The RNA shown here (transfer RNA) has 73 nucleotides and comes from a Planctomycetaceae bacterium. Model confidence (mean pLDDT): 81 of 100.
[in-house]
């Protein structure tokens, strides 16, 4: 150096171009408990790598940038 994948919250993960970006682990908080742990119930929150482009509208499709994985040579 070439060609694939690939990037969403601490972590894991859903959204195949529209309404407020789901859930779940972990945390915090509260119920309950002689204490605890579970179980509930609420919280977290400015999560779509970065910049540009299409588009009425983009996490999503398009080009570049950058970061991982992979085959090639």
């Nucleotide at each position: 150096g070439g060609c694939g994948c690939u990037g969403u919250a601490g972590c894991c993960a859903a959204a195949a171009g529209g309404c407020u970006a789901a859930g779940g682990c972990a945390g915090c908080g509260g119920u309950u408990u002689g204490c605890a742990a579970a179980a509930c119930c609420g919280c977290c929150a400015u999560a779509u790598a970065c910049c540009g482009g299409u588009u009425c509208g983009a996490a999503u499709c398009c080009g570049g940038u950058c970061g991982g994985c992979g085959c090639c040579u």
The source organism's lineage runs through Bacteria, Planctomycetota, Planctomycetia, Planctomycetales and Planctomycetaceae.